[in-house]
RNA sequence: GGCGGUGUAGCUCAGUGGUUAGAGCAAUCGGUUCAUACCCGAUAGGUCAGUAGUUCAAAUCUACUCACCGCCA
Numbered sequence: 001g002g003c004g005g006u007g008u009a010g011c012u013c014a015g016u017g018g019u020u021a022g023a024g025c026a027a028u029c030g031g032u033u034c035a036u037a038c039c040c041g042a043u044a045g046g047u048c049a050g051u052a053g054u055u056c057a058a059a060u061c062u063a064c065u066c067a068c069c070g071c072c073a
């Protein structure tokens, strides 16, 4: 330098154009227990990497930029 992949909650990830963006773990509160753990319930937590475009409608499609990873030279 060329090509490809990934970027969504504190962490690991799902969500391939349309009803409120979700799960597990973690956090907080409560239940349970003599107490702790396990277990059960509830709550909070999001600039869907950024900018622009397409569309009635974008986390999702397109272009560019950024970060990380891989392959080729």
Stems, first nucleotide, its partner, number of pairs: 001072007010025004018056001027043005049065005
Molecule: transfer RNA
Organism: uncultured Clostridia bacterium